[in-house]
Formats: sequence, structure tokens, C1' cells
RNA sequence: UCGUGCUAGGCGGGGAGAUAGCGGUGCCCUGAACUCGCAAUCCGCUCUAGCGAGGCUGAAUUCCUCCCUGAGGUCUUCUUUGCGCAGCCUCUGUUGGCGGUUUCUGAUGUUGAGAGUUGGGUCCUGCGCGGCGGAAGCCUGCGAACUCCGUCAGGUUCGGAAGAAAGCAGCGGUAAGUGGUAACUUUCGUGCGCCGCGGGUCCACCUGACUUGAGUUGGAGCCGCCGAAAAUGCCGGCGGAAGGGAUCGAAGGGCGGUGCACGG
Repeated sequence: UCGUGCUAGGCGGGGAGAUAGCGGUGCCCUGAACUCGCAAUCCGCUCUAGCGAGGCUGAAUUCCUCCCUGAGGUCUUCUUUGCGCAGCCUCUGUUGGCGGUUUCUGAUGUUGAGAGUUGGGUCCUGCGCGGCGGAAGCCUGCGAACUCCGUCAGGUUCGGAAGAAAGCAGCGGUAAGUGGUAACUUUCGUGCGCCGCGGGUCCACCUGACUUGAGUUGGAGCCGCCGAAAAUGCCGGCGGAAGGGAUCGAAGGGCGGUGCACGG
């Protein structure tokens, strides 16, 4: 150095969790890397740590150490977040009201703003008057067989007669009752009245007179105060995401290391 045959080793690994600790089953990541049995009220073992049985490969691209790179996981009282949940109205923005300013603008004003005084009306109330409505009276129609009045034909009664008496019907009037009604009278009632007199109120509106003499008011801007809602504001409480830090770390790559026997 080459060939042959063996052995060690390998035939997935990792993270979290669980565990006194290790590995497995289960979950997750990566990857493609034997089979059977056991196993989360767990299964097996005891520090280089699955147990039991079988199979393939085999000293190097395959085993081992180290280095580079690095999927992914876990932790974090770190940073950011124009995200979600929750909370808040201090700031910003939105919005309502009040006050101030006269910066801008409009209207109005010496044909008198605004202010003050005063009279009257609207308002409330008492009385009166009137209206409206009702009732009654007055007027008028009908209206008493007999029970009201007057006149009483006929007839009746009394009388010798003259005459007289009572009195039905009829006629006229009237009472009770029942209709109508313009005006008039009396009486009752009343949210009907550009009515009269008095009282109240003086807040508000309208109107007249007098005094004074230049502002008054709407909107916008600015300032201040009091609110309203909840957001593109605030907080950074919870969650998510991104970044940083710590830790573990698959796959991949690189350097190096590592047996035995026989024969040439």
C1' cells in the first nucleotide's frame, strides 16, 4: 500500500414538559433514517442510564471529537408596535353652551342706538251695563151640555089679567187648560263684550310722551370656564407581532482522529 474476513460503532436527531435523574411512549420542530413486544391512573433503567428479541451495515462519503453555519423551541423586571382586548378623558383632535375681546365681516342707528322716568293696552279680579239663553207676565187663537157671568128664542112655572120668576139651546165674554208671538216688563244664568268704574300685577310683550346722546346686534377669529361622546388622543394592565439578550439546538459543510486477524 492492496485484498479478504471480523469487531467497536451505527441503523435518525432535537426542543418543551414530566422526572431525584436518564431514556421511551405522547406533543412540537427538522428530516426521510430496520422489524416485533411494553408504556401517561405511565413503561424500563440508575449516572454516561430505555428493557427484551431478531435483522442490515461496518473502519470510513457512513463511526467519534472540534469548528463554521443555522431551521426551530424555551426564558426574558430589555426595546418597539400604525395590532387586538381592557381602561381613561390629563394632552391632541371632534363637539355643545356661557362669558370676554372688537381682530375681520354683515345688518341697523342723529328719520334717534341703548338707558332712565311715566301713561295706556294685553294679564287677574269685583261691580255695573249690554249681549246670548231660559222662564213668567203682556198680546192673541181655541176653549165650560150641566158645576162661571150676561142676554136669554122656544118651552116651563106662578097669576083672572097685566105681568113676574127660574132657566135649556143659541150668542157674547171669562176661568182652568192648550197653542202662537215681533216689541215691551220682570226674573234666573253666564270664561259672550276693541263697553264703563274701581282694585291687583309691574315679570313679559305692544304702544304713547319726556330726558340723555352713540351705539346695538348676527357670524367668523382669539381667550377663558363648564360640559358631551369616545378616537386618528392617553396609559402600557393583558395578549399578539417584530427586534435585542440568554439558553438548548436538528439538517448541512470543513479540518482532524480512530481498531483486530490473515495474505500479497